A computed fold for a 315-nucleotide part of an RNA from a Candidatus Hodarchaeales archaeon, annotated as large-subunit ribosomal RNA, domain VI. It matches the Rfam family "Archaeal large subunit ribosomal RNA". Gene Ontology terms of the family: ribosome and structural constituent of ribosome. Clan: LSU clan. Taxonomically the source falls in Candidatus Hodarchaeales (Archaea, Promethearchaeati, Candidatus Hodarchaeota, Candidatus Hodarchaeia).

[in-house]
Context: one part of a larger RNA
RNA sequence: UGUCGGAUACGUGAGAGGAACGCGACCUUAGUACGAGAGGAACAGGUUGUGGGCGCCUCUAGUGUACGGGUUGUCCGGAAGGGCACCGCCCGGUAGCCACGCGCUAAGUGAUAAGCGCUGAAUGCAUCUAAGCGCGAAACACCCCUCGAAAAGACGUAUCCAAUCCGCUACCAUCGAAAGACAUGGGGACUGGCGACGGUAACCAUGAAGGUAGUAGACAAGUGCUGGAAUAGAAGAUUCCUUUGAUAGAAUGGCCGUGUACGCAUGGAGGCUUCGGCCGACAGGUUUAGCGGACCAUCACUAAUCGCAUGAGGG
Numbered sequence: 001u002g003u004c005g006g007a008u009a010c011g012u013g014a015g016a017g018g019a020a021c022g023c024g025a026c027c028u029u030a031g032u033a034c035g036a037g038a039g040g041a042a043c044a045g046g047u048u049g050u051g052g053g054c055g056c057c058u059c060u061a062g063u064g065u066a067c068g069g070g071u072u073g074u075c076c077g078g079a080a081g082g083g084c085a086c087c088g089c090c091c092g093g094u095a096g097c098c099a100c101g102c103g104c105u106a107a108g109u110g111a112u113a114a115g116c117g118c119u120g121a122a123u124g125c126a127u128c129u130a131a132g133c134g135c136g137a138a139a140c141a142c143c144c145c146u147c148g149a150a151a152a153g154a155c156g157u158a159u160c161c162a163a164u165c166c167g168c169u170a171c172c173a174u175c176g177a178a179a180g181a182c183a184u185g186g187g188g189a190c191u192g193g194c195g196a197c198g199g200u201a202a203c204c205a206u207g208a209a210g211g212u213a214g215u216a217g218a219c220a221a222g223u224g225c226u227g228g229a230a231u232a233g234a235a236g237a238u239u240c241c242u243u244u245g246a247u248a249g250a251a252u253g254g255c256c257g258u259g260u261a262c263g264c265a266u267g268g269a270g271g272c273u274u275c276g277g278c279c280g281a282c283a284g285g286u287u288u289a290g291c292g293g294a295c296c297a298u299c300a301c302u303a304a305u306c307g308c309a310u311g312a313g314g315g
Stems, first nucleotide, its partner, number of pairs: 005161007015147004021051008034039001052105005060099001062097002067092005072085005108142003115135004164218002167215006174181002182207005190199003219313001222310004227241004247303003251298004255293004263286002266283002270279003
């Protein structure tokens, strides 16, 4: 762009893709069938493993340059709080992502191949085949997963909107004061030609209502942009929200990580002292603290306010 007005949801499924499955072991069958014995199955039923595939993060681990803590050197005079040194090094670690972790990966149906049959003639018998009928494989088609109305035979269902309004410009809209002429459509006296087929008077109707092309605006289901985001993400796209609102941030609470903050008072090995006292690592207390969170809620405090564009309108 098309799909015979424009939209929004939900479907159908022609067709396309997939390997989504492959292979063992054990128990029972059964010490059975079979076999003189030695030995020794299968169908069927059950349990379990492994390779591959898809998905997931409850558990177990990894990562986790979010975060919390310890600590070394140095710098900001000391403290507090920090910078730099591979995240300085180290100990932990939520979400996310992940495997070493977890879950699912049967069966069945249809039509067949080789093959095995039923009935059955040609050929009074026989014969699976000639007519007819049945069974039969990890292969084929379904079943399962993904895509898929551009499938031009361009699908279906439901619902919504519309069958418009109002201007401007250009052109057309016969000539004439009238009588009349002219145009179009009828009409056919009369008339031409062997014919197929033609010509045509009177007379009647219509000819200012509008039409064509272009263009501005209004209405209008919806759509897009702007705006807040994430189950999405390189950009587009996708999905959700937009005050009739919990979409994001802030705040509060929960849960989770780290591991008990700063400050203050007490104790404190010992050291110093002018004998008055001063310094002091560290310990326990205040403190299940402090700090932090990608998680879950509550709460309109902040921002999603306001707005812009587009959009069918034909017969």